[in-house]
Molecule: Bacterial small signal recognition particle RNA
Organism: Phycisphaerae bacterium
C1' cells in the first nucleotide's frame, strides 16, 4: 500500500422480558346480571298459561398456567445490504 474481517448504520429472523388478546383452569358471588326453571304458588271447566325460589349453566370479578398470537424494549445471537477516515486482527506485496 492492498485485500478480508471487526468496530459503525439500515433491514430481516431468532432469543429474553413486561403488557395485552386468545386458550385452559381454580376461587368467590346473600341481594344487586342473564338463561333454564324441579318443587311449590297462582289463573283456568279442561287443555294449558303466568310469575318465579332452590339447583344448574353463562356472564362479571380475582388468581394460576400457557404449546398460540401481538405491541414495545434490549450491554443477546445469526444473516443481509451499505460504508469516509481513524482504530484493532489476519493474509499478500513493496521499501
Nucleotide at each position: 500500500g492492498u485485500c478480508g474481517g471487526g468496530c459503525c448504520g439500515g433491514g430481516g429472523c431468532a432469543g429474553u422480558g413486561c403488557g395485552c388478546c386468545g386458550g385452559c383452569u381454580g376461587g368467590a358471588c346473600a341481594a344487586c346480571g342473564g338463561g333454564u326453571c324441579a318443587g311449590g304458588a297462582u289463573c283456568g271447566g279442561a287443555a294449558g298459561g303466568u310469575a318465579g325460589c332452590a339447583g344448574c349453566c353463562c356472564a362479571c370479578c380475582c388468581g394460576a398456567c400457557u404449546u398460540g398470537g401481538u405491541c414495545c424494549a434490549c450491554g443477546u445471537g445469526c444473516u443481509u445490504c451499505g460504508u469516509c477516515a481513524a482504530c484493532c486482527c489476519g493474509g499478500c506485496u513493496c521499501c